[in-house]
RNA sequence: CGCCUAUCCAGAGAGGCGCUAAGGGAACUGGCCCGCUAGAAGCGCCCCCCAACCAUCCCGAAAGGGAAACGGUGGGACCUCCAGCCCCGUCAGGGGGAAGAUAGCCA
Numbered sequence: 001c002g003c004c005u006a007u008c009c010a011g012a013g014a015g016g017c018g019c020u021a022a023g024g025g026a027a028c029u030g031g032c033c034c035g036c037u038a039g040a041a042g043c044g045c046c047c048c049c050c051a052a053c054c055a056u057c058c059c060g061a062a063a064g065g066g067a068a069a070c071g072g073u074g075g076g077a078c079c080u081c082c083a084g085c086c087c088c089g090u091c092a093g094g095g096g097g098a099a100g101a102u103a104g105c106c107a
Stems, first nucleotide, its partner, number of pairs: 002106001004104005013047001015046005023034003028084004048076003053072002056067004080099001085096004
């Protein structure tokens, strides 16, 4: 990288310091937003916070449910920022996908 399964309308600092630098919010397109030296995004360090996939504990035959948040991840602008493909439609919108992200398993 890839297979499979589950979740993604909730929640939580656009925090501080250092490096770096004109682009960035996954790809492409159309929007919308952030940034453009008053420094976005990226990388590193520190603290805070959210959450509960694995691990831990309890109940259960199992499916599953509950607890805790020390361990392994993950996350902390805008619904995965919105949409693009299919179906329904009173054309407002609704449902389902694709892709992506995260976790676990396998290889």